The RNA shown here (transfer RNA) has 72 nucleotides and comes from a Pseudomonadota bacterium. Rfam family: tRNA. The family's RNA type in Rfam is transfer RNA.
RNA sequence: UGGAGCGUAGCUCAGUGGCAGAGCGCCGCCUUCACACGGCGGAUGUCGUAGGUUCAACCCCUAUCGCUCCAA
Numbered sequence: 001u002g003g004a005g006c007g008u009a010g011c012u013c014a015g016u017g018g019c020a021g022a023g024c025g026c027c028g029c030c031u032u033c034a035c036a037c038g039g040c041g042g043a044u045g046u047c048g049u050a051g052g053u054u055c056a057a058c059c060c061c062u063a064u065c066g067c068u069c070c071a072a
């Protein structure tokens, strides 16, 4: 310098145009003498950023930032 992949909840990741989700974790309650396990309920996101396309964008297009890999 060129090319490719990834970026979504605290963590690990789903979600290929139509209400943003799961597991783990966190908080409360039940259970227990207590803890653990278990049960019930709850909170949590500028979907990296900025534009564009569209009635509608995490999703398609462009640019850009960060990380990783490949080539030189």
Base pairs, nucleotide, nucleotide: 001071002070003069004068005067006066007065010024011023012022013021018055026042027041028040029039030038048064049063050062051061052060